[in-house]
């Protein structure tokens, strides 16, 4: 330099061929306990990497960047 893959909550990841952004863990509170832990219940969570474009509607499609990874030279 070229090609491919990935980027969504604090972390690991979903999101049905474009139609209300979710789960587990974590964190907070309550219950339980002499107390802590475990367990149960409730709550807490987002500029979907950035900027444009297409569309009635974009996490999803298109373009250009940024970051990380893999391969080739």
């Nucleotide at each position: 330099g070229c090609g491919c893959c990935u980027g969504u909550a604090g972390c690991u990841c979903a999101a049905u061929u474009g139609g209300u952004a979710g789960a587990g863990c974590g964190c907070g509170a309550a219950g339980c306990u002499u107390a802590u832990a475990c367990c149960u219940u409730c709550g807490u969570g987002g500029u979907u990497c950035u900027a444009g474009g297409u569309u009635c509607g974009a996490g999803u499609c298109c373009u250009a960047g940024c970051a990380g990874g893999c391969g080739c030279a």
Predicted 3D model of a 73-nucleotide RNA (transfer RNA) from Candidatus Ryanbacteria bacterium RIFCSPLOWO2_12_FULL_44_26.
Model confidence (mean pLDDT): 81 of 100.
Lineage of the source: Bacteria > Bacteria candidate phyla > Candidatus Ryaniibacteriota.